The RNA shown here (transfer RNA) has 73 nucleotides and comes from a Patescibacteria group bacterium.
RNA sequence: GGGCCAUUAGCUCAUCUGGUAGAGCGCAUCCGUGGCACGGAUGAGGUGACCGGUUCGAUCCCGGUAUGGUCCA
Numbered sequence: 001g002g003g004c005c006a007u008u009a010g011c012u013c014a015u016c017u018g019g020u021a022g023a024g025c026g027c028a029u030c031c032g033u034g035g036c037a038c039g040g041a042u043g044a045g046g047u048g049a050c051c052g053g054u055u056c057g058a059u060c061c062c063g064g065u066a067u068g069g070u071c072c073a
Base pairs, nucleotide, nucleotide: 001072002071003070004069005068006067007066010025011024012023013022019056027043028042029041030040031039032038049065050064051063052062053061
């Protein structure tokens, strides 16, 4: 320098070949217990890495940038 892959909630990851994004763990509140552990209920939390484009509509398609991984030179 070039090819490929990844980037989504605090963490680990789903969701797909376009239609207003979810799970587990964690966190908060409440209930059960004298208390802890534990169990249950409810809830908060995401400009989907960044900048543009296409489209009525983009996490998804296209271009560029950034970071990480990997391969080639």
Model confidence (mean pLDDT): 80 of 100.
Its Rfam family is "tRNA". Rfam describes the family as follows. Transfer RNA (tRNA) molecules are approximately 80 nucleotides in length.